Transfer RNA from a Candidatus Zixiibacteriota bacterium, 74 nucleotides, folded computationally. The sequence was found in a public genome assembly. It matches the Rfam family "tRNA". Rfam classes the family as a transfer RNA. Model confidence (mean pLDDT): 82 of 100. Taxonomically the source falls in Candidatus Zixiibacteriota (Bacteria, Pseudomonadati).
RNA sequence: GGGCCCAUAGCUCAAUCGGUUAGAGCAGCGGACUCAUAAUCCGCAGGUUGUAGGUUCGAUCCCUACUGGGCCCA
Numbered sequence: 001g002g003g004c005c006c007a008u009a010g011c012u013c014a015a016u017c018g019g020u021u022a023g024a025g026c027a028g029c030g031g032a033c034u035c036a037u038a039a040u041c042c043g044c045a046g047g048u049u050g051u052a053g054g055u056u057c058g059a060u061c062c063c064u065a066c067u068g069g070g071c072c073c074a
Base pairs, nucleotide, nucleotide: 001073002072003071004070005069006068007067010026011025012024013023019057028044029043030042031041032040050066051065052064053063054062
């Protein structure tokens, strides 16, 4: 220098053919249970879907550029 892949909650990951409200587990907080703790159970909170544009009636999803990370080739 060229090519490919990835980026969604604090972490690990879902999300159907683009379809109207983006979910789960763990972690966190509150409660139940217990003499107490752990475990277990119930509930709550937590999101600029990497950034900026574009296409569309509608974008996590499609297109472009950029940022960061990974792999391959030279």